[in-house]
RNA sequence: GGGAAAGAUAGGCAAAUUUACUAAAAAGUAAAGAUGCAAAGCUACAGGUCUAAGGGAAUAAGUACUUAGAUGGCUAGGUUGCAAAA
Numbered sequence: 001g002g003g004a005a006a007g008a009u010a011g012g013c014a015a016a017u018u019u020a021c022u023a024a025a026a027a028g029u030a031a032a033g034a035u036g037c038a039a040a041g042c043u044a045c046a047g048g049u050c051u052a053a054g055g056g057a058a059u060a061a062g063u064a065c066u067u068a069g070a071u072g073g074c075u076a077g078g079u080u081g082c083a084a085a086a
Stems, first nucleotide, its partner, number of pairs: 012037002017032006035073001041079003046075002048071004054066002057063001
């Protein structure tokens, strides 16, 4: 200097579910509650996934597409933070 594996302190966040509110919806916020997370902190002009009020098309009805919206606890990128053993 590099690599692999394991452990620890102080703590942090909060899945599913329930209730209330907001929204056309996906979903979000708050309280309860902990499935888990070493970034499960922040960031939506990378990709994926979800919704389809509005839009145009089609239609007997249905439906599919889409501006737009959501998802950071989908995969990444950027950025900030805690600990410091061999």